This is a predicted structure of a 138-nucleotide RNA (FMN riboswitch aptamer (RFN element)) from Collinsella sp. zg1085.
The coordinates come from a structure-prediction model, not an experiment, and the mean pLDDT is 77.
The sequence is in RNAcentral, with records from Rfam.
The organism belongs to Collinsella, within Bacteria.
[in-house]
């Protein structure tokens, strides 16, 4: 210098109100939630542009998308390894961006049960990955 690699820890949220009904957190009306990595002309901080503040620009670092890309989870098949499947966005604004701002939409494994993104279960499971500590080699 932290590469190969090792150990440990962590690694998902949400049904509240009303209606119908013998029965629904499952149906209907309103509401609520959004794993991991990447990416922005967005946001923040620091430094520089002689000087203080604001503004503007540049550089660095950090953050930043459920529906853009890639994964995990999940499903199918298999003795196993390999393999297959795998949801959803448009319009307007601007320096023009699927990420910002405004508006209107849409999506959500399997098993159970009155039909479930939100309840119970497999699951005190698994995992994309994150952090800390160590670290041959070079």
């Nucleotide at each position: 210098u932290g590469u190969a690699u090792g150990u440990u820890u962590c690694a998902a949220g949400a049904c509240g109100g009303g209606g119908u009904g013998c029965a629904a957190u499952u149906c209907c009306c309103c509401a609520c939630c959004g794993g991991c990595g990447g990416u922005a002309g967005c946001u923040g901080u620091a430094u520089c542009a002689a000087c203080a503040a604001a503004c503007u620009g540049a550089u660095a670092c950090a953050g930043a998308a459920g529906c853009c890309c890639g994964c995990a989870a999940g499903c199918c098949a298999g003795a196993g390894a390999a393999g297959g499947c795998c949801g959803a966005u448009c319009c307007g604004g601007u320096a023009c961006a699927g990420u910002c701002c405004g508006g209107a939409g849409c999506c959500g494994a399997c098993g159970g049960u009155a039909c479930a993104g939100u309840c119970c279960g497999g699951a005190c499971g698994g995992a994309a990955g994150a952090a800390a500590c160590g670290g041959a080699g070079c």